[in-house]
């Protein structure tokens, strides 16, 4: 320098053919218990890496940029 993959909640990740932004764990509250643990119920938590474009509509398609991983090439 070139190719490919990844970036979504605090963490690990899902998200189908473009239309509802979600799960588990963690956190908080309530209940069960004398209390803890545990279990149950509920709540809160998001710039979908950033910007632009296409579209009635974008996490998803296109372009640019940033970061990480990986392969190839070059350099001894």
């Nucleotide at each position: 320098g070139g190719g490919g993959g990844c970036g979504u909640a605090g963490c690990u990740c899902a998200g189908c053919u473009g239309g509802g932004a979600g799960a588990g764990c963690a956190u908080u509250g309530c209940g069960c218990u004398g209390g803890c643990a545990g279990c149950g119920c509920a709540a809160a938590g998001g710039u979908c890496a950033g910007g632009g474009g296409u579209u009635c509509g974008a996490a998803c398609c296109c372009c640019c940029u940033c970061g990480c991983c990986u392969c190839c090439a070059c350099c001894g």
Background: The RNA shown here (transfer RNA) has 76 nucleotides and comes from Nannocystis exedens. Lineage of the source: Bacteria > Pseudomonadati > Polyangia > Nannocystaceae > Nannocystis. Rfam family: tRNA. From the family's description: Transfer RNA (tRNA) molecules are approximately 80 nucleotides in length. Gene Ontology term of the family: triplet codon-amino acid adaptor activity.